Transfer RNA from Candidatus Planktophila sp., 74 nucleotides, folded computationally.
The prediction has a mean pLDDT of 81.
It matches the Rfam family "tRNA". By type it is a transfer RNA. From the family's description: Transfer RNA (tRNA) molecules are approximately 80 nucleotides in length.
NCBI's taxonomy places the organism under Bacteria, Bacillati, Actinomycetota, Actinomycetes, Candidatus Planktophila.
RNA sequence: GCCGCUGUAGCUCAUCGGAUAGAGCGGCACACUGACUAUGUUGUAGGUAACGGGUUCAAAUCCCGUCAGUGGCA
Numbered sequence: 001g002c003c004g005c006u007g008u009a010g011c012u013c014a015u016c017g018g019a020u021a022g023a024g025c026g027g028c029a030c031a032c033u034g035a036c037u038a039u040g041u042u043g044u045a046g047g048u049a050a051c052g053g054g055u056u057c058a059a060a061u062c063c064c065g066u067c068a069g070u071g072g073c074a
Stems, first nucleotide, its partner, number of pairs: 001073007010025004018057001027044003030040002050066005
C1' cells in the first nucleotide's frame, strides 16, 4: 500500500428497517444473617449504538467518508 472483519451499558454480547434498544456479569439499595466477600421468583441506576454525511415516512440496522482495533496479502 491492497482486501476483509469489528466498533451497541463498566465488561462480554444480543437486537440484521418499525413498539420504550435488551440480556448475563458487575454497581447501588433492600431482605436474610451474630456478621459477610455468601444467598435472593427483590428493587434500581447506567446507552448522542465510534464520528460525520446520505437514502427512507421511519436507520443501531442500508449507502459513502473518517477514525480506532484486528486478520490476511504484498